This is a predicted structure of a 101-nucleotide RNA (Glycine riboswitch aptamer) from Streptomyces sp. AJS327. The prediction has a mean pLDDT of 76. Lineage of the source: Bacteria > Bacillati > Actinomycetota > Actinomycetes > Streptomyces. The RNAcentral record of the sequence draws on Rfam.
RNA sequence: CGACCCCGUGCGGGAGAGUGCCCUGGCGCGUAUGUGGCCGGGGACGCCGAAGGAGCAAAUCCUCCCCGGAAUCUCUCAGGCUCACGUACCGCGCGGGUGAG
Repeated sequence: CGACCCCGUGCGGGAGAGUGCCCUGGCGCGUAUGUGGCCGGGGACGCCGAAGGAGCAAAUCCUCCCCGGAAUCUCUCAGGCUCACGUACCGCGCGGGUGAG
């Protein structure tokens, strides 16, 4: 000087699942009954999984077996189900650590 790897950070990319039902409040229209548009709160059911979490019970991978481990696997506790935000993951840059050579 400095690869690989780890952590943080900036930028870019980046899904999924009822914008359904019931109750209720507010705003707007309207002479009124009311209509149905938007927003908020609560409830039940259905659903998604890529913040986090849990589990190896199944399947998969790490080696042919056992044991063990892991996850973009499984479970949905949490979270989410118009849009937006955000998200695991990927690429690039920067800072730090380690350090092959």